[in-house]
RNA sequence: GCCGCCAUCGUCUAACCGGCUAGGACGGCAGCCCCUCAAGCUGCAGAUCGGGGUUCGACCCCCCGUGGCGGUA
Numbered sequence: 001g002c003c004g005c006c007a008u009c010g011u012c013u014a015a016c017c018g019g020c021u022a023g024g025a026c027g028g029c030a031g032c033c034c035c036u037c038a039a040g041c042u043g044c045a046g047a048u049c050g051g052g053g054u055u056c057g058a059c060c061c062c063c064c065g066u067g068g069c070g071g072u073a
C1' cells in the first nucleotide's frame, strides 16, 4: 500500500432482512429496610465514532473519513 472485520450508557452486551420511548446485567445516585454496615427491595440518571446520501422512516443500507484488530507482498 491492498483486503477483511469491528465501533451502542462508566464497563459488558441486545435490537430478528429498515418500522421502539434503543432493552438488559454490573456499576453510580436517591429512598425503603436494619441499632449500623452488607445483603435485599423500589425508583432515577446514563449510549448508537464523525460527516454526507438513500428512504415516508436508518443502530441497521450506500459513500467518505477516524480509531482498533487481523491478513497479505
Stems, first nucleotide, its partner, number of pairs: 001072007010026004019056001028044005049065005
RNAcentral holds the sequence, with entries from ENA. The RNA shown here (transfer RNA) has 73 nucleotides and comes from a Gaiellales bacterium. Its mean pLDDT, the model's own confidence on a scale to 100, is 80. Lineage of the source: Bacteria > Bacillati > Actinomycetota > Thermoleophilia > Gaiellales. It matches the Rfam family "tRNA". By type it is a transfer RNA.